[in-house]
Predicted 3D model of a 344-nucleotide part of an RNA (small-subunit ribosomal RNA, central domain) from an uncultured bacterium. Its Rfam family is "Bacterial small subunit ribosomal RNA". Model confidence (mean pLDDT): 89 of 100.

Context: one part of a larger RNA
RNA sequence: UUGGGCGUAAAGCGCGUCUAGGCGGGUUCAUAAGUCUGAUGUUAAAUGCGGGGCUCAACUCCGUAUUGCGUUGGAAACUGUGAACCUAGAGUAUCAGAGAGGUGGGCGGAACUACAAGUGUAGAGGUGAAAUUCGUAGAUAUUUGUAGGAAUGCCGAUGGAGAAGUCAGCUCACUGGAUGAAUACUGACGCUAAAGCGCGAAAGCGUGGGUAGCAAACAGGAUUAGAUACCCUGGUAGUCCACGCCGUAAACGAUGAUCACUAGGUGUUGGGGGUCGAACCUCAGCGCCCAAGCUAACGCGAUAAGUGAUCCGCCUGGGGAGUACGCACGCAAGUGUGAAACUC
Numbered sequence: 001u002u003g004g005g006c007g008u009a010a011a012g013c014g015c016g017u018c019u020a021g022g023c024g025g026g027u028u029c030a031u032a033a034g035u036c037u038g039a040u041g042u043u044a045a046a047u048g049c050g051g052g053g054c055u056c057a058a059c060u061c062c063g064u065a066u067u068g069c070g071u072u073g074g075a076a077a078c079u080g081u082g083a084a085c086c087u088a089g090a091g092u093a094u095c096a097g098a099g100a101g102g103u104g105g106g107c108g109g110a111a112c113u114a115c116a117a118g119u120g121u122a123g124a125g126g127u128g129a130a131a132u133u134c135g136u137a138g139a140u141a142u143u144u145g146u147a148g149g150a151a152u153g154c155c156g157a158u159g160g161a162g163a164a165g166u167c168a169g170c171u172c173a174c175u176g177g178a179u180g181a182a183u184a185c186u187g188a189c190g191c192u193a194a195a196g197c198g199c200g201a202a203a204g205c206g207u208g209g210g211u212a213g214c215a216a217a218c219a220g221g222a223u224u225a226g227a228u229a230c231c232c233u234g235g236u237a238g239u240c241c242a243c244g245c246c247g248u249a250a251a252c253g254a255u256g257a258u259c260a261c262u263a264g265g266u267g268u269u270g271g272g273g274g275u276c277g278a279a280c281c282u283c284a285g286c287g288c289c290c291a292a293g294c295u296a297a298c299g300c301g302a303u304a305a306g307u308g309a310u311c312c313g314c315c316u317g318g319g320g321a322g323u324a325c326g327c328a329c330g331c332a333a334g335u336g337u338g339a340a341a342c343u344c
Base pairs, nucleotide, nucleotide: 004315005314006313007298008297012312014199015198016197017196021192022191023190025086026085027084028083029082030081031080033079034078035075036074037073038072039071040070041069042068048064049063050062051061052060053059089189090186091185092184093183094181095180096179101175102174103173104172105171106170107169108152112148113147114146115145116144117143118142119141123134124133160167161166204245205244206243207242208241209240213239214238218234219233220232221231256311257310258309259308260307261306264289265288266287267286268285269284270283271282272281273280293300294299317344318343319342326337327336328335329334
């Protein structure tokens, strides 16, 4: 390479967007590049294969093959190309409702801590038990006030939204997307997507702010043979905000995207039809159980891991190793790309 695979055995890029490329709906006409077919030129000889001749063989003679390329004649179904048209894909317009979708601003209540003041007196706190710790300089408890930062109880869901990461008090402004209904319009405008570009939890980094609670590091108290831990008392980075980096996660559904097809049952969210209200029908999601089928099994099963199609990514024994080297990016931490010797 042929071929086989990627939920859990190795293997789906964390997610999106788009360029090249690949692939692409229906009808008619044309063309003849691909495709099919005829002729012809070339494809040296030897070699190969089939047959013959020297008694065999070597040797030798005849025939054939040489898949390819060129020239030329033809076919027109399919692919391509050109032209014209169509509406089932795709999109636009109108109306409607749903939503923690995003960004910025304003406001609220509970809790917590600190401070101030009142009441009040000897404990409080913490644990398996204790101690470190706080407290007669008046703590804990309780009441009032002030300040501050962070997070948003109930509703709340097996619920909703988003491409993913993720998104939750209330409200205002700006703003993205999806869905349903009925018509009208455009007329294949589509799918995928190497590279590129953008987004991307937590931790971490830079500058400036902020710091209530929590809390790596650190200190102390316990436990223990020891205890650089688990438990306790403290506690700094950090957690929060602004701007800029980092670019990784079990970034998981461990399941790439799109399209078509293949029994049902049940629940739920948002629409539409239907009904007095229901039942019921239908579209788009989110779940559960299952037919056929698939699977090594577990399981999956219209939200497929079933049956097909297109495109991309990735895998090829374990270790060495996501290491070394080189290159790129980064302030750094490091990230991306990514071997071999050797060994089993």